[in-house]
Molecule: transfer RNA
Organism: Oxytricha trifallax
RNA sequence: GCAUCCGUAGUUCAAUGGAUAGAAUGUCAGUUUCCGAAGCUGAUGAUACAGGUUCGAUUCCUGUCGGGUGCA
Numbered sequence: 001g002c003a004u005c006c007g008u009a010g011u012u013c014a015a016u017g018g019a020u021a022g023a024a025u026g027u028c029a030g031u032u033u034c035c036g037a038a039g040c041u042g043a044u045g046a047u048a049c050a051g052g053u054u055c056g057a058u059u060c061c062u063g064u065c066g067g068g069u070g071c072a
Base pairs, nucleotide, nucleotide: 001071002070003069004068005067006066007065010025011024012023013022018055026044027043028042029041030040031039048064049063050062051061052060
């Protein structure tokens, strides 16, 4: 340089054009306990960036950025 795959919550993963982007785990508060742990209740927080298509985009298209793999 070319090709290809990927980028969603602090972390690991869902959501193949349509209801408020969901679950586990983490963190915080409450409850419980003599104190902790576990359990229970509640809260918390995300679509890499910029455009385009569409009534509607995490999803489709283009470019940029970052990462993995193959070839040279």